[in-house]
Context: one part of a larger RNA
């Protein structure tokens, strides 16, 4: 290369858009590049290979045949692909009309809870632990009510429920917005799939610049524990967690399962939208669970939301450690990130 995988044994890019490629519905005209057939040139001799001879045999040589799967040229065949020509509607798309959603942006407004500030009422205690201690309180805490301040977060609803591509996203209105669904009909005709690269998004946490900081809380400081306790436990408490802009580009970024189609038993929940029928109920479509048929799988297990049959495309893996180390490249402010050995060694 060929060949075998890839939920748990190594391997699915964390997820989109979309360049070039590669793949591509139904009929129909032409062509004749690709494919098929056939002639004819040519494919040196030697070797392989088959027959037969010649060394007393063999290795060796000889002499004929096959063979050189190719490569021109050149006659044809037109199923299949490819270009092409006229067309279809069942892919994909528009348009109408309608309901559902924590789908992303901005702006604003609510109570609860919590700290703290100022005031009343009260007095000795309060916190905190397994036990305590550090801490806070007579300069009057905790409790309690008034009343102001002030960042963060939205209880119940809520539900193997819904919405996004993924990361994720939950009080409430209002503004402009993106997406998916179903119903009828019209329309556009293949406009389609994937996608190296490329390029956008991307939990925490870290980083820059200015802001904010109630509460938690890395480091860090005290107080127990302890043999020690650079920890668990407790008092405190900065960074950060929040904005705004701008970097970082990784996570066990997981369904550990890549994306697109088609086909292969049912059962039973549930969310949304339309049919029927109307005290229950069926039915359809599109999500989302469970359970199981046929088929799978090493096996647990999947099983119409396949991990089953099958087609396209793209990534990706080849024994473990050395290692995601090392050097180059590249990306960054920086951590570090991406791309990725070898030598040894079992």
């Nucleotide at each position: 290369c060929u060949g075998g995988g890839c939920g748990u044994a190594a391997a699915g890019c964390g997820c989109g858009c979309g360049u070039a490629g590669g793949c591509g519905g139904c009929u129909u005209u032409g062509u004749a590049a690709g494919u098929c057939g056939g002639a004819u040139g040519u494919g040196a001799a030697a070797g392989c290979c088959c027959a037969c001879g010649g060394a007393u045999c063999a290795a060796c040589c000889g002499u004929g045949g096959a063979a050189c799967u190719g490569c021109a040229u050149u006659c044809g065949a037109g199923a299949c692909u490819g270009c092409u020509u006229a067309g279809c509607u069942u892919g994909a798309g528009u348009c109408u009309u309608g309901g559902a959603a924590g789908g992303g942006g901005u702006g604003g407004c609510g109570g609860a809870a919590c700290u703290c500030c100022a005031g009343g009422u009260g007095u000795a205690g309060g916190a905190g632990u397994g036990a305590a201690a550090u801490c806070c309180g007579u300069a009057g805490a905790u409790a309690u009510c008034u009343g102001g301040a002030g960042g963060a977060a939205c209880a119940c609803c809520a539900g193997u429920g819904g919405u996004g591509a993924a990361g994720u996203c939950g009080g409430c209105c209002a503004c402009a917005u993106g997406g998916a669904c179903a119903a009828u009909g019209a329309c556009u005709g293949a406009c389609g799939c994937u996608g190296a690269g490329g390029u956008g998004c991307g939990a925490a946490a870290g980083c820059g610049u200015g802001g904010g900081u109630a509460g938690c809380a890395a480091a860090c400081a005290g107080g127990a524990u302890u043999a020690g306790a650079u920890a668990c436990c407790c008092u405190g408490g900065u960074a950060g967690u929040c904005c705004a802009c701008g970097c970082c580009g990784u996570a066990a970024a997981c369904g550990a399962u890549g994306g697109a189609u088609g086909c292969u038993a049912g059962g039973u929940g549930u969310c949304u939208g339309c049919c029927c029928g109307u005290u229950g109920g069926g039915g359809u479509a599109g999500g989302u669970g469970c359970c199981g048929u046929a088929g799978u799988u090493a096996a647990c297990g999947c099983g119409u939301u396949a991990a089953g049959c099958a087609u396209c495309c793209c990534g990706c893996c080849u024994g473990g450690g050395g290692a995601g180390u090392a050097c180059g490249g590249u990306c960054g402010c920086a951590a570090g990130g991406c791309u990725g050995a070898a030598a040894c060694u079992c």